This is a predicted structure of a 352-nucleotide part of an RNA (large-subunit ribosomal RNA, domain IV) from Scenedesmus acutus. It matches the Rfam family "Bacterial large subunit ribosomal RNA".
Context: one part of a larger RNA
RNA sequence: UCGUGGUGAAGGAACUCGGCAAAAUGCCCCCGUAACUUUGGAAGAAGGGGGACCGAUGUUGGUGAGCACUUUUUCGGUGUGAGCUGGUGUUGGUCGCAGAGACCAGAGAGAAGCGACUGUUUACUAAAAACACAGGUCCGUGCGAAGCCGUAAGGCGAUGUAUACGGACUGACGCCUGCCCGGUGCUGGAAGGUUAAGAGGAGUGGUUAGCUUCUGCGAAGCUACGAAUCGAAGCCCCAGUAAACGGCGGCCGUAACAAUAACGGUCCUAAGGUAGCGAAAUUCCUUGUCGGGUAAGUUCCGACCUGCACGAAUGGAGUAACGACUUCCCCGCUGUCUCAACCGUGAACUCG
Numbered sequence: 001u002c003g004u005g006g007u008g009a010a011g012g013a014a015c016u017c018g019g020c021a022a023a024a025u026g027c028c029c030c031c032g033u034a035a036c037u038u039u040g041g042a043a044g045a046a047g048g049g050g051g052a053c054c055g056a057u058g059u060u061g062g063u064g065a066g067c068a069c070u071u072u073u074u075c076g077g078u079g080u081g082a083g084c085u086g087g088u089g090u091u092g093g094u095c096g097c098a099g100a101g102a103c104c105a106g107a108g109a110g111a112a113g114c115g116a117c118u119g120u121u122u123a124c125u126a127a128a129a130a131c132a133c134a135g136g137u138c139c140g141u142g143c144g145a146a147g148c149c150g151u152a153a154g155g156c157g158a159u160g161u162a163u164a165c166g167g168a169c170u171g172a173c174g175c176c177u178g179c180c181c182g183g184u185g186c187u188g189g190a191a192g193g194u195u196a197a198g199a200g201g202a203g204u205g206g207u208u209a210g211c212u213u214c215u216g217c218g219a220a221g222c223u224a225c226g227a228a229u230c231g232a233a234g235c236c237c238c239a240g241u242a243a244a245c246g247g248c249g250g251c252c253g254u255a256a257c258a259a260u261a262a263c264g265g266u267c268c269u270a271a272g273g274u275a276g277c278g279a280a281a282u283u284c285c286u287u288g289u290c291g292g293g294u295a296a297g298u299u300c301c302g303a304c305c306u307g308c309a310c311g312a313a314u315g316g317a318g319u320a321a322c323g324a325c326u327u328c329c330c331c332g333c334u335g336u337c338u339c340a341a342c343c344g345u346g347a348a349c350u351c352g
Stems, first nucleotide, its partner, number of pairs: 001347007010338002014336001019333001027051005036041001038172001052094012066080005095099001108330001110328004114323002119131002135170007147156003173318001175316002178248003183245002185241005192236003198230002203225005210217002249267005276310001277307001288304005
């Protein structure tokens, strides 16, 4: 000096990103116990009191000697009940600083966010607000089901049958879930337009029997192309569908102070954000403004609404209970700190 234990004056979180770590609480019995609540809880809420040993005494459990009575015929039955033994009170006393005397063994309260909950997860830096979940909705599937594995046979689904199975989203519960189908997707439709292979074969080229004015023409066949016409789904088109993917405006004016604008005008859109919430896990400006808490508060809580850029199953807003989650505050407690010290123990180091 370091590791690991221990102690402490006065103060008591002033430490620090943060009470990290440590301290404190801790068992049993009795009393007592709030808001809130889904009436189950919250709750061991909180907060108090008692606890050892000895004597006396009450009560109660077990065992049950002896005695008495009895229909003792043998087995027995009834009552009383000493002693021994366990529990639990009352009362008097004893000892210590301390009686759950060591070990073991909850700290608690208030508020907010997120997730309902118990669970699951990054084996070896993340346990969470992430995943899952019961519940909700939509879509598909009529059974040789859809879907999935396999080239197939075959198998799972399921020895199930729409109260079933598969897929997607949401995520207990209570209150709710607004408008838009123009785009994309999906479903349905089939009149018209477009459209492949294929069918079709008008026509064209090459070749050459032949003819020829010697330059060309050119049948059949073979061959290379090939127009019209007929060709499905799809696409165009027409509808439906948002708990499908998604989207949900701007400018100007106006009320008897001012300010604001219930109101009006105008442009655009498929429709212009409803309820609820809102400086929020979302707010840039921003430490917004006001209130609370502090002597002092970029955090926190309650409001306001000017929402850069909340918003309704990509769910909205609440919510008792729960959480090794996150944030703020209080009480208790402490070497976290003011501010360092000492004592064990193990090392380093120095000397030997």